[in-house]
Molecule: Fluoride riboswitch aptamer (crcB RNA motif)
Organism: Aminithiophilus ramosus
RNA sequence: GAGAAGAAGGGGGAUGGAGUCCCCCUUGGAACGCCCUUGACGGGAUGAUGACUCCUGCCGCUCC
Numbered sequence: 001g002a003g004a005a006g007a008a009g010g011g012g013g014a015u016g017g018a019g020u021c022c023c024c025c026u027u028g029g030a031a032c033g034c035c036c037u038u039g040a041c042g043g044g045a046u047g048a049u050g051a052c053u054c055c056u057g058c059c060g061c062u063c064c
Stems, first nucleotide, its partner, number of pairs: 009026005016055006034044003
């Protein structure tokens, strides 16, 4: 000096914030959802989580 692996750091996991854990990516990536139909258009279902807990927003029901 170069290379490999690990650790740390940084970033990401279909719409917001925080904590914990999990997974993925790390010099270019990880990620940018699903179903039906179409040349294009169009139609439909679930969810603010990767998972758990809390907050915020949205929807429904009940009570004051």